RNA sequence: GAGUAGUCGUAAGUGCGUAAAGUGCCAUCGAACGGGACGUUGUCGAUGGACGAAAGGAGAUUUCCUGCGGUACUGCGACGCGUCCGC
Numbered sequence: 001g002a003g004u005a006g007u008c009g010u011a012a013g014u015g016c017g018u019a020a021a022g023u024g025c026c027a028u029c030g031a032a033c034g035g036g037a038c039g040u041u042g043u044c045g046a047u048g049g050a051c052g053a054a055a056g057g058a059g060a061u062u063u064c065c066u067g068c069g070g071u072a073c074u075g076c077g078a079c080g081c082g083u084c085c086g087c
Stems, first nucleotide, its partner, number of pairs: 001087001006079005012074004016069003025049007035085005055066004
């Protein structure tokens, strides 16, 4: 010095919801997380709880289009574990 889980920003695409899931918050339990060990912090999953929303148009019930959601996945860029050992 490289290398993880991830974090932030961002282009576009494909989805999900809008008859409310998801996102965010709290508690409990569990899982994984530089090559190895130990450890911390974050991350993820499950359960429970509180809070909470932007819809409109066309059409022919379905459906489609445009929006909306601190919405999911993928790309790019930046950042990116502590100690010991290893490369």
THF (Tetrahydrofolate) riboswitch aptamer from a pig gut metagenome, 87 nucleotides, folded computationally.